[in-house]
């Protein structure tokens, strides 16, 4: 300076005009008004309301360790391991430094799967091979068949029952040895995953649990249309009144009087809709500083109030400027859009700024 890889931050500015939601004002008028992700609704949660003795099964979900947190499947901070690179080294191994990436309990509790190829994908086996006895042919090697030994080499595959090397040995093997890796065991450091250290043991032991499963932790459901209050017409419902209305009863008939039933009509009361109001935006809030901690994060001390709507406001146009393109006129300016409300994670995102690292490339 470039290219690339890692997290961080901004996400056009400023003025007017004329509109919309909301708040104070008698009113004239004045103030406030999308995000970093408002999204997806994937996870914790706060609230509401149902449920709900304890405990157990089922189901889901998390899954190295410690630590923050109101929790969380988030975030910090170590360990292990996976790649990549640099050093040291002549190379390898190995030791050490960066960088980046990890769903990382259990494969001797049990049960399943492991494609193609391959002799064999799991109580190991044996295709070419190597070695070695018999036999039989050519004849001092080689060929066939037979029976054993062997797992070095070779060949399959993502994976083939430790790696390398030296001894062995018929060939061969942890057979035996040295280092390395693994168990077990004793020490030591660390809260702890987990490491070093000695000492042993020829050596357990394919992989897959993001396959059932085991184990250990956590979970009650439903969601602001949660859910609380006020309440109309009109239909209905219970209760009172109820004509000089209608039935009926008091042995028949008529009157009169008591009583019971219906009842228009009216009065209340309870449910419920349309409507309205609360919930609603002061809250794990936001900015500054200070302090504890490697950090996440806590805690102190000061400032501040910053949309709350429901036919669902946040718009629409002009000017200058700034950024891209274009010689110029002129054109473009990303993702996208609140609905209780929070903290995550995820996905989208033109452009521009600072760092962090690794690589190339000039100059000193």
């Nucleotide at each position: 300076u470039u290219c690339g890889c890692c997290g961080g931050g901004c996400g056009g500015g400023c003025a007017g005009u004329c509109g919309c939601u909301c708040c104070c004002g008698a009113a004239a008028g004045g103030g406030a008004g999308a995000g970093g992700a408002a999204a997806g609704u994937c996870c914790g949660g706060u609230c509401u309301c149902c449920a709900u003795a304890g405990g157990g099964c089922a189901g889901c979900g998390u899954g190295c360790c410690g630590g923050c947190u109101a929790a969380c499947g988030g975030c910090c901070g170590g360990g292990g391991g996976g790649a990549c690179u640099c050093g040291c080294u002549c190379a390898a191994a190995g030791c050490g430094g960066g960088u980046u990436c990890u769903a990382c309990g259990g494969a001797u509790a049990g049960u399943g799967c492991c494609a193609c190829a391959g002799a064999a994908a799991a109580c190991g086996u044996a295709c070419c091979g190597c070695c070695u006895c018999g036999c039989c042919g050519g004849a001092u090697c080689c060929g066939g068949c037979g029976g054993g030994g062997u797992a070095a080499g070779g060949g399959u595959g993502a994976a083939a029952a430790g790696g390398u090397g030296c001894g062995g040995u018929a060939a061969g093997a942890g057979c035996g040895c040295a280092c390395c890796g693994c168990g077990a065991c004793g020490g030591g450091a660390g809260u702890a995953a987990u490491c070093c250290c000695g000492c042993u043991g020829g050596c357990a032991g394919g992989g897959c649990a993001a396959a059932c499963c085991c184990c250990a932790c956590g979970c009650g459901g439903a969601g602001c249309a949660a859910g609380a209050c006020c309440a109309a017409a009109u239909a209905g419902g219970a209760g009172g009144g109820g004509a000089g209305g209608a039935g009926u009863g008091g042995c028949c008939c008529g009157c009169u009087c008591c009583g019971c039933u219906c009842g228009a009509c009216u009065c209340u009361c309870g449910g419920g809709u349309a409507g309205g109001u609360c919930g609603c935006u002061u809250g794990a809030g936001c900015c500054g500083g200070g302090u504890a901690g490697c950090a996440a994060u806590g805690c102190c001390c000061g400032g501040u109030c910053u949309a709350g709507a429901c036919g669902a406001a946040u718009g629409a146009c002009u000017g200058c400027c700034a950024c891209c393109c274009g010689c110029a006129a002129g054109g473009g300016c990303a993702c996208a859009g609140a609905a209780a409300c929070c903290g995550g994670c995820u996905u989208a995102u033109a452009g521009c700024c600072a760092g962090g690292u690794g690589g190339a490339u000039c100059c000193c």

RNAcentral holds the sequence, with entries from ENA. Predicted 3D model of a 364-nucleotide RNA (Bacterial RNase P class A) from a Bryobacteraceae bacterium. The coordinates come from a structure-prediction model, not an experiment, and the mean pLDDT is 78. It matches the Rfam family "Bacterial RNase P class A". The family's RNA type in Rfam is ribozyme. The model forms 91% of the base pairs in the Rfam consensus. The gene name in the source record is rnpB.